[in-house]
RNA sequence: UCACGAUAACGGCAUAACCGGGGAGACCCGGCGACGCAAAGCUUACGGUCCAUGUUGGAUAGCGGGGCUACCGAA
Numbered sequence: 001u002c003a004c005g006a007u008a009a010c011g012g013c014a015u016a017a018c019c020g021g022g023g024a025g026a027c028c029c030g031g032c033g034a035c036g037c038a039a040a041g042c043u044u045a046c047g048g049u050c051c052a053u054g055u056u057g058g059a060u061a062g063c064g065g066g067g068c069u070a071c072c073g074a075a
Base pairs, nucleotide, nucleotide: 004073005072012037013036018031019030020029021028022027035062041068042067043066044065046064047063048060049059050058051057
């Protein structure tokens, strides 16, 4: 350096439910809360899935894949 990922260290993110708000809906934002996550950091709607006011429309990146970047160091 590349790969790898521990009952390690320092930290990080935040599922369901509930509360407030937005949307026709999928779902989104804030709060609360932790199911989980070694990229559950950023990005991309390519495949998948979902919505319907059926469109050259919309949602999902915590389903998979791609691109970029990053902390630690046992085996």
Predicted 3D model of a 75-nucleotide RNA (c-di-GMP-I riboswitch aptamer) from an uncultured Rhodospirillales bacterium. The model forms 94% of the base pairs in the Rfam consensus. Model confidence (mean pLDDT): 87 of 100. Rfam family: c-di-GMP-I riboswitch aptamer. On this family, see Weinberg et al., Nucleic Acids Res 2007: "Identification of 22 candidate structured RNAs in bacteria using the CMfinder comparative genomics pipeline".